The RNA shown here (transfer RNA) has 72 nucleotides and comes from a Candidatus Micrarchaeota archaeon. Lineage of the source: Archaea > Nanobdellati > Microcaldota. Its Rfam family is "tRNA". By type it is a transfer RNA. From the family's description: Transfer RNA (tRNA) molecules are approximately 80 nucleotides in length.
[in-house]
């Protein structure tokens, strides 16, 4: 320098155009307990950045950034 793949709550990840972005662990609160843990209920918390296409983009296209693999 070229090619391919990936980037979503604190962590691991699902969702691949359509109206509330799901789940697990973790966190906060309540219930329970003498207390803690377990358990139950409820809650907060995320689409790497920009531009484009579209009625509508986490999803499609391009660029940038970051990570991984391969070639030179």
């Nucleotide at each position: 320098g070229g090619g391919c793949c990936c980037g979503u709550g604190g962590u691991c990840c699902a969702g691949u155009g359509g109206u509330u972005a799901a789940g697990a662990c973790g966190c906060c609160a309540g219930c329970u307990u003498u207390a803690c843990a377990c358990g139950c209920u409820a809650g907060a918390a995320a689409c790497a950045g920009g531009a484009g296409u579209u009625c509508g983009a986490u999803u499609c296209u391009c660029c940038u950034c970051g990570g991984g693999c391969c070639c030179a």